[in-house]
RNA sequence: CAGGGGGCCAAGGCAGCCGCGGGGUCGCAAGACCGCGAGGAAAGUCCGGGCUCCACGAAGCAAGGGUGGCGGGUAACGCCCGCCGUGAGCAAUCACAGGGAAAGUGCCACAGAGAGCAGACCGCCGAUGGCCCGCGGACUUGAUCCGGGGGCACAGGCAAGGGUGAAAGGGUGCGGUAAAAGCGCACCGGGGUUCUGGUAACAGCGCCCGACAUGGCAAACCCCACCCGGAGCAAGACCGAAUAGGGGCGACGCGCCAGCUUGCUGGCAGGUGGGUUUCACACCAGUCGCCCGGGUUGGUUGCUUGAGCGCGCCUGGCAACAGGCCGCCUAGAUGAAUGGCUGCCCCUGCAGCGCUGGUCUUUCGGGAUACCGGUUGCAGGACAGAACCCGGCUUAUACGGCCCCCUGAC
Repeated sequence: CAGGGGGCCAAGGCAGCCGCGGGGUCGCAAGACCGCGAGGAAAGUCCGGGCUCCACGAAGCAAGGGUGGCGGGUAACGCCCGCCGUGAGCAAUCACAGGGAAAGUGCCACAGAGAGCAGACCGCCGAUGGCCCGCGGACUUGAUCCGGGGGCACAGGCAAGGGUGAAAGGGUGCGGUAAAAGCGCACCGGGGUUCUGGUAACAGCGCCCGACAUGGCAAACCCCACCCGGAGCAAGACCGAAUAGGGGCGACGCGCCAGCUUGCUGGCAGGUGGGUUUCACACCAGUCGCCCGGGUUGGUUGCUUGAGCGCGCCUGGCAACAGGCCGCCUAGAUGAAUGGCUGCCCCUGCAGCGCUGGUCUUUCGGGAUACCGGUUGCAGGACAGAACCCGGCUUAUACGGCCCCCUGAC
């Protein structure tokens, strides 16, 4: 200097005038003064909570949903940190929906012989059996016996080589065979296991296994392990208001026993209350379903001091983070405020100007150059707006700045 990887900051600034929202002080009031007023994502509503209301007694069973290597952090999480494993990359780094395919079911189009319990298209062999050719010998001269040579590729054998395919029943090599094959051996891979290291996932040395139980897919159904009440600020509370504390229909139930205080108490049965069962508890003359009709759409609150913030400091930790000290208070609107104008500055782009600064050149008088700096003019400054509040993730994003790391060249 070029290319790449990881992280952080920032999101225009200042001033004046006018105009908004809420708070504090003063004031009878009018009003005056003071200070505050959208985000890193406020977005998506994808997760987890705080908070509010309902449900919630115990023990099971089911349904539905979520997560999925190990350990840690956190209020919690599907988030974050560290590590392990696999894959990509020369590397810095990045990604992972990361348990199970010997519980079962299912899928793998087309091509191909064959894609779950296989398979022979092209091929290789053809030792042994078969067919053909010819030779030699023997003797009983023939449709005889013996021997060995050559050829065919029929029977048979093979899955090593080639082809098809995303993927073909481990890979390379040696031996062996008629040709072959974990058929045997060596190494690699795979599985199991003692020991060692590690909290663990896991890793390493060694040993054993060739029935080495073998392809893939579970972001296919499923199995396994762990976790999970419901609804939501339009939650909820208060005030106010108003008819009609409204009317009709149907179903189930309104029971039994004992005592004495004659209408109460106790027990049993039945019904209702949450997915369901048992027990428990509560309620019961009610409970469930359908139809018609009336009122409320207003105000106050919830509402902002928080699992809060700080490029602050210390301690512990690889880190996420935890604890302590110091400092700070920074919107609470309700049809929904934070805006408009002006000037200067900042950043970026375009165009012009030799200003002399830089650079180049010089006969040392000067000349060239819009590349860097400077200066003038014009234009532009992203994504985008709280609505109960937090912790995350994801998505969008103009112009820039800083730090660390990897590779290459000099």

This is a predicted structure of a 410-nucleotide RNA (Bacterial RNase P class A) from an uncultured Sphingomonadaceae bacterium.
Rfam family: Bacterial RNase P class A. It is annotated as a ribozyme.